[in-house]
The RNA shown here (transfer RNA) has 73 nucleotides and comes from Salmo trutta. Rfam family: tRNA. The family's RNA type in Rfam is transfer RNA. Rfam links the family to the GO term triplet codon-amino acid adaptor activity. Model confidence (mean pLDDT): 80 of 100.
RNA sequence: GAUGAUGUGGCCUAAUGGAUAAAGCGUCUGACUUCGAAUCAGAAGAUCAAGGGUUCGAGUCCCUUCGUGGUUG
Numbered sequence: 001g002a003u004g005a006u007g008u009g010g011c012c013u014a015a016u017g018g019a020u021a022a023a024g025c026g027u028c029u030g031a032c033u034u035c036g037a038a039u040c041a042g043a044a045g046a047u048c049a050a051g052g053g054u055u056c057g058a059g060u061c062c063c064u065u066c067g068u069g070g071u072u073g
Base pairs, nucleotide, nucleotide: 001072002071003070005068006067007066010025011024013022018056027043028042029041030040031039049065050064051063052062053061
């Protein structure tokens, strides 16, 4: 350089073009406990990599850019 893949809370993973973007781990608060762990209850945390386009409607489809790792020269 070419090619195809991928980007969603702190981490990991969902979401058929149609809801207030859903769970797990983690964090915080409370209960329980002599204290912890475990368990239970609750809470916070995402403008979905950036920009543009299509559409009544985009995390999802299209284009460009950027990042990441793969294959190949």